[in-house]
RNA sequence: UGGCUUGUAGCUCAAGGGUAGAGUAUCGCACUUUUAAUGCGAGGAUUCGGGUUCGAUCCCCGGCAGGCCAA
Repeated sequence: UGGCUUGUAGCUCAAGGGUAGAGUAUCGCACUUUUAAUGCGAGGAUUCGGGUUCGAUCCCCGGCAGGCCAA
């Protein structure tokens, strides 16, 4: 320098254009003599800018960051 690929909750990952979910973690309640375990509940996220579309996590362009390959 070029090519490919990834970016979603604290962490690991879903979501094939139509209300953003799960596990785990955190907090609260129940249970328990207490803790743990278990059950119920709550908060918490789409890397950034632009475009297409009635509507974008999803499609297109550019930037940023990580990974791989080539030089």
Transfer RNA from Puia sp., 71 nucleotides, folded computationally. RNAcentral records the identical sequence in 2 taxa. It matches the Rfam family "tRNA". It is annotated as a transfer RNA. Rfam links the family to the GO term triplet codon-amino acid adaptor activity. The sequence is in RNAcentral, with records from ENA and MGnify. The source organism's lineage runs through Bacteria, Bacteroidota, Chitinophagia, Chitinophagaceae and Puia.